Molecule: transfer RNA
Organism: Dactylosporangium sp.
RNA sequence: GCUCGCGUAGCUCAGCCCGGUACGAGCGCCGCUUUCACACAGCGGAGGUCGCAGGUUCGAAGCCUGCCGCGAGCA
Numbered sequence: 001g002c003u004c005g006c007g008u009a010g011c012u013c014a015g016c017c018c019g020g021u022a023c024g025a026g027c028g029c030c031g032c033u034u035u036c037a038c039a040c041a042g043c044g045g046a047g048g049u050c051g052c053a054g055g056u057u058c059g060a061a062g063c064c065u066g067c068c069g070c071g072a073g074c075a
Stems, first nucleotide, its partner, number of pairs: 001074007010027004020058001029045005051067005
């Protein structure tokens, strides 16, 4: 330099192909109940510019373009 994959909650990921509500899932965190206390368990809650910018569209996490970061392959 070229090709491919990945980037979504604090962490691990779904959702993307086929555009139409992120009250997303698990773990974690906070509060309450329980306990002498802790753990477990039950209930509730907070937490998201969906990597960045632009485009298409009535409407983009999902489509198109460029860029950034990480990983792999080729040279």